A computed fold for a 350-nucleotide part of an RNA from a metagenome, annotated as small-subunit ribosomal RNA, central domain. Rfam family: Bacterial small subunit ribosomal RNA. The prediction has a mean pLDDT of 88.

[in-house]
Context: one part of a larger RNA
């Protein structure tokens, strides 16, 4: 390579936008590149296969025939694929009218709490633990009341709730802004799917410059514990955590499950929208679409389990795997300020 695979055994890129490429709805006509058929030429000899013959047979040898999947030219076929032309509306997109939402960005603003500062009341403890001590406190702490400062996070509502491609998103208000869903069936008329490269986004930690700093807290210091205790516990505490701009580009970035389309029993919650019936009306009830859960038939699976949100049945496209270790390492390339990231072996060994 062929083949087989990728939830947990090796294997789905962290996620998107999209170029090339691959693939692609219904219908009519045309073309004849692919495809199919015929003819002609070629396809050396030997060999293989068939028939006959020669060595006493055979191997071996001789003669004739066939075959030679291929290539070229030419004549045809037109179902399928492709090309071209016209049409259609079931895919896709748009329009119109609704609608839910912690989707994103910027600005403003509220209350609770912690800490600190000032003042009042008040007096000997407070704090902390398994027990203690370090620590704070007669220079008046802890407790309590009032006022002020500042930073960070938004109790309840809150939910197998919602939104977002993923990362992720939660007080309230305003402005700007992305996407979804439902209904009408009005418009375009295949405009679609996937997507190597490429480009963008991407938790936390970390880095650069400048701010900010309440609480928490790597490092660090002290107190305990212990045989020791570079820990777990306690008292402190700096980076950091926050903001602006720039970088980094990784995570058990997980549903450990790539995207799209179609098909294949149901039951029961819940969210959004619409319709029906009912009603004064909201509920309740029935139906449809879109999401999100649980259980479960067929089927699948090594089992666990999955099961219309498939890991079932199929098709299209991309990524990835190929015994363990050495190793996601070395070397080289590219990227980065660095930390490092990415691409990615071999010797050797079992």
């Nucleotide at each position: 390579u062929u083949g087989g695979g990728c939830g947990u055994a090796a294997a789905g890129c962290g996620c998107g936008u999209g170029u090339a490429g691959g693939u692609a709805g219904c219908u009519a006509a045309u073309u004849a590149a692919g495809u199919c058929g015929g003819a002609u030429g070629u396809g050396a000899a030997a060999g293989c296969c068939c028939u006959g013959g020669g060595c006493u047979c055979a191997a071996c040898c001789c003669a004739g025939g066939a075959a030679g999947u291929g290539c070229a030219u030419u004549c045809g076929a037109a179902a399928c694929u492709g090309g071209c032309u016209g049409g259609c509306u079931a895919g896709a997109a748009g329009a119109u009218g609704g609608u839910a939402g912690a989707g994103g960005a910027a600005g403003g603003u509220g209350g609770a709490a912690u800490u600190c500062c000032a003042a009042g009341u008040g007096u000997a403890g407070a704090g902390g633990u398994g027990a203690a001590a370090u620590u704070c406190g007669u220079a008046g702490a802890u407790a309590u009341u009032u006022g002020g400062a500042g930073g960070a996070a938004u109790a309840c509502c809150g939910g197998c709730g919602g939104c977002g491609a993923a990362g992720g998103c939660g007080g309230c208000c305003u402005u700007c802004u992305g996407g979804g869903c439902c209904a009408u069936u009005c418009u375009u008329g295949a405009c679609a799917c996937u997507g190597a490269g490429a480009c963008g986004c991407g938790a936390a930690a970390g880095c650069g410059u400048g701010g900010g700093g309440a609480g928490c807290a790597a490092a660090c210091a002290g107190g305990a514990u212990u045989a020791g205790a570079u820990a777990c516990c306690c008292u402190g505490g700096u980076a950091g955590u926050c903001c602006a701009c720039g970088c980094u580009g990784u995570a058990a970035a997980c549903g450990a499950u790539g995207g799209g389309u179609a098909c294949u029993a149901g039951a029961u919650g819940u969210u959004g929208c619409a319709g029906g019936a009912a009603u004064u009306g909201a509920c309740c009830c029935c139906u449809g679409c879109a999401g999100u859960g649980u259980c479960g038939a067929c089927g699948c699976a090594a089992a666990c389990g999955c099961a219309u949100u498939a890991a079932g049945u199929a098709c299209c496209c991309c990524g990835c795997c190929u015994g363990g270790g050495a190793a996601g390492u070395a070397c080289g390339g590219c990227c980065g300020c660095a930390a490092g990231g990415u691409u990615a072996a071999a010797a050797c060994u079992c």